[in-house]
The prediction has a mean pLDDT of 82. Transfer RNA from a Thermoplasmatota archaeon, 74 nucleotides, folded computationally. RNAcentral holds the sequence, with entries from ENA.
RNA sequence: GGGCCCGUAGCAUAGCCCGGACGUGCGCCAGCCUUCUAAGCUGGACCACGGGAGUUCGAAUCUCCCCGGGCCCG
Numbered sequence: 001g002g003g004c005c006c007g008u009a010g011c012a013u014a015g016c017c018c019g020g021a022c023g024u025g026c027g028c029c030a031g032c033c034u035u036c037u038a039a040g041c042u043g044g045a046c047c048a049c050g051g052g053a054g055u056u057c058g059a060a061u062c063u064c065c066c067c068g069g070g071c072c073c074g
Stems, first nucleotide, its partner, number of pairs: 001073007010026004020057001028044005050066005
């Protein structure tokens, strides 16, 4: 220098091909239960598409550039 893959909440992960507005688990808070804790059950809060631009009525999803990480080639 070239190619491919990955980046989504505090953590992990689905959704991306084929655009319609982000789900789940763990965690956190409260209640029930328990002698207490854990486990279990119920409810709740907070919160995320790496950054920018473009296309579109509408982008996590499509296009381009950049940033970070990994692998391969030279």